[in-house]
RNA sequence: GGGCGUUUAGCUCAGUGGUAGAGCGACUCUUUGACGUAGAGUAGGCCGGGGGUUCAAUCCCCUCAACGCCCA
Numbered sequence: 001g002g003g004c005g006u007u008u009a010g011c012u013c014a015g016u017g018g019u020a021g022a023g024c025g026a027c028u029c030u031u032u033g034a035c036g037u038a039g040a041g042u043a044g045g046c047c048g049g050g051g052g053u054u055c056a057a058u059c060c061c062c063u064c065a066a067c068g069c070c071c072a
Base pairs, nucleotide, nucleotide: 001071002070003069004068005067006066007065010024011023012022013021018055026042027041028040029039030038048064049063050062051061052060
């Protein structure tokens, strides 16, 4: 330099155009003498940045960035 892939909650990951979810973690309540377990609940995301298409974009297109793999 060329090609491909990934980027979504604190972490690991779902989500193929119609108001963003799970598990783990955090916090609160119940249970316990206390911790843990168990049960119930709450908070936490303008979906890596920018632009485009569309009535509508996490999703499609372009570009930039970070990370990874392959080729040279």

The RNA shown here (transfer RNA) has 72 nucleotides and comes from Candidatus Sungbacteria bacterium RIFCSPHIGHO2_01_FULL_47_32. The same sequence occurs in records of 6 taxa. Model confidence (mean pLDDT): 83 of 100. It matches the Rfam family "tRNA". The family's RNA type in Rfam is transfer RNA.